[in-house]
Context: one part of a larger RNA
Molecule: small-subunit ribosomal RNA, 3' major domain
Organism: metagenome
RNA sequence: UGACGGGGACCCGCACAAGCAGUGGAGCAUGUGGUUUAAUUCGAUUCAACGCGAAGAACCUUACCUGGGCUUGAACUGCAGGCAUUAGCUACCUGAAAGGGAUAGUGAUUCUCUUCGGAGAAACCUGUGGAGGUGCUGCAUGGCUGUCGUCAGCUCGUGUCGUGAGAUGUUGGGUUAAGUCCCGCAACGAGCGCAACCCUUGCUCUUAGUUGCCAGCGAGUUAUGUCGGAUACUCUAAGGGGACCGCCGGUGAUGAGCCGGAGGAAGGUGGGGAUGACGUCAAGUCAGCAUGGCCUUUAUGUCCAGGGCUACACACGUGCUACAAUGGGUGGUACGGAGGGCUGCAAGACCGCAAGGUGGAGCAAAUCCUUAAAACCAUCCUCAGUUCGGAUUGUAGGCUGCAAUUCGCCUACAUGAAGUUGGAAUUGCUAGUAAUCGCGGAUCAGCUACGCCGCGGUGAAUACGUUCUCGGGUCUUGUACA
Numbered sequence: 001u002g003a004c005g006g007g008g009a010c011c012c013g014c015a016c017a018a019g020c021a022g023u024g025g026a027g028c029a030u031g032u033g034g035u036u037u038a039a040u041u042c043g044a045u046u047c048a049a050c051g052c053g054a055a056g057a058a059c060c061u062u063a064c065c066u067g068g069g070c071u072u073g074a075a076c077u078g079c080a081g082g083c084a085u086u087a088g089c090u091a092c093c094u095g096a097a098a099g100g101g102a103u104a105g106u107g108a109u110u111c112u113c114u115u116c117g118g119a120g121a122a123a124c125c126u127g128u129g130g131a132g133g134u135g136c137u138g139c140a141u142g143g144c145u146g147u148c149g150u151c152a153g154c155u156c157g158u159g160u161c162g163u164g165a166g167a168u169g170u171u172g173g174g175u176u177a178a179g180u181c182c183c184g185c186a187a188c189g190a191g192c193g194c195a196a197c198c199c200u201u202g203c204u205c206u207u208a209g210u211u212g213c214c215a216g217c218g219a220g221u222u223a224u225g226u227c228g229g230a231u232a233c234u235c236u237a238a239g240g241g242g243a244c245c246g247c248c249g250g251u252g253a254u255g256a257g258c259c260g261g262a263g264g265a266a267g268g269u270g271g272g273g274a275u276g277a278c279g280u281c282a283a284g285u286c287a288g289c290a291u292g293g294c295c296u297u298u299a300u301g302u303c304c305a306g307g308g309c310u311a312c313a314c315a316c317g318u319g320c321u322a323c324a325a326u327g328g329g330u331g332g333u334a335c336g337g338a339g340g341g342c343u344g345c346a347a348g349a350c351c352g353c354a355a356g357g358u359g360g361a362g363c364a365a366a367u368c369c370u371u372a373a374a375a376c377c378a379u380c381c382u383c384a385g386u387u388c389g390g391a392u393u394g395u396a397g398g399c400u401g402c403a404a405u406u407c408g409c410c411u412a413c414a415u416g417a418a419g420u421u422g423g424a425a426u427u428g429c430u431a432g433u434a435a436u437c438g439c440g441g442a443u444c445a446g447c448u449a450c451g452c453c454g455c456g457g458u459g460a461a462u463a464c465g466u467u468c469u470c471g472g473g474u475c476u477u478g479u480a481c482a
Stems, first nucleotide, its partner, number of pairs: 001482002003479003007476007015466002019429005026321008034312002042053002064307007076130007088106004092101003110121004132296002135294003141290002143285003146281001148279001153192006159168003172183003198273004203241007212231001214229001217228003244267001247261005323422001327381006339370003344363002349358003388419001393414007435458007
């Protein structure tokens, strides 16, 4: 100087407390451990692994296993030699395919030079030097990422103090979300962080007016901005304004600031996002990529078929659905936002109980397509393992795709398991939040999505406070620690 303390002081955080909803019990989904297996490919392992890499394992993917093949090789390149009916294509035999075999047919003719004979290159074949490796080492590395933590810290120059390691500044008194600002001070300044600048949302103005909108005018319809028209409003999208403790009162040291009020769409960082200092964990990744070293070269490379990654006495994590009446069934009636669409989204119509099918208007889309559901109204059920719950299983179908047996999703009918609110323990959340309800997208032929990332609808309760638990910051103190 740090680190640590079941030392002290001060401060902060959904850290506790106050509340709401959960997890832990059940069934299922998914990941992991373990076990099993020919293989169940590999990685991730406290917080910071476990719906993680994987934004989609039937084949492919695929790295694993079994079996069958190839050996200058699936792709790329240097050199040497060869090559004219050559490369390629079609047919044939064998085979699960890959591959192997021999024959027949067909057959591009490309580019450069040219003495027009041809020569060279490309392609192909042979040989050879490289190749290839998701093989090992993340404790050899780059790059990227997680974490402490969006915590308020981490440093430097000059000066001063100290023999020195170092200190000072950065400590102290206030204040702040903040090393934020003010005052004081052997310090004076500066840098990386904080804040602001950026995006979005909330109010408003100007400009613009189609594909958007429809107040006034006209036309038309059973009805609809449907048409003429208009650009006021909504909206769209570009540029401005607006919030600064600016104003008033109180308080404070006449300071920084804090408290209350007015005005205002918004008030003290308005809400949300992007943004992550010096560093820590030899943290993670050699399987995204790159890369040193090592290993391998008729195999640890590569091609193919089938299987496996989907196994199942068990254990754990994360979720979904429930256990019901604030509910379930049936019928009727409303209201979104953000996205996506040409190998695509697909309306009206018809067929089917339905999944879906036939057909195809319109739309490269503010134009066309893509049903919101909870809610509300009416009615049935009346507390029961039930008209709750839907697992499991059977049968019949639909869709995608060469192909749904291992191993896809969906529909109908039948079946109707556990489950009556969950031990110890434990998680999230402070407002348009929690809870609850549906909708969309990426990946994608299809789908195991209940996941992930977004979008809107309905919409709470509680916070006395900082004694305690956890984590962090500053000062101080002790130390057989570095």